[in-house]
C1' cells in the first nucleotide's frame, strides 16, 4: 500500500428495512433479614463519526476513525 471482517448500556452479547433498540451481568433505590448474603420489585444507562438512499436505517450505499486477520 491492497483486500476481508468487526465497532450497540461499565462488561459480554441480541435486534426479517418497520414496536418505546432488548437480554445476561454489573450500578442505584426499595422489600425481605436481628445484621448481612441470597431472593424479589423498581430504576438509570448504548447504536464510532459525517453524508446519502428510503415513507421509514443499528441494519443498505459512500467517505472517514479505531481494532483484528491475510497478502505485499
Nucleotide at each position: 500500500g491492497c483486500g476481508c471482517c468487526c465497532a450497540u448500556a461499565g462488561c459480554u452479547c441480541a435486534a426479517c428495512g418497520g414496536a418505546u433498540a432488548g437480554a445476561g451481568u454489573g450500578g442505584a433505590a426499595g422489600c425481605c433479614u436481628g445484621c448481612g448474603a441470597a431472593g424479589c420489585u423498581u430504576u438509570a444507562g448504548a447504536u464510532c463519526c459525517a453524508g446519502g438512499u428510503u415513507c421509514g436505517a443499528c441494519u443498505c450505499c459512500u467517505g472517514g476513525u479505531g481494532g483484528g486477520c491475510g497478502c505485499a
Transfer RNA from an Elusimicrobiota bacterium, 72 nucleotides, folded computationally. The prediction has a mean pLDDT of 81. Lineage of the source: Bacteria > Pseudomonadati > Elusimicrobiota. It matches the Rfam family "tRNA".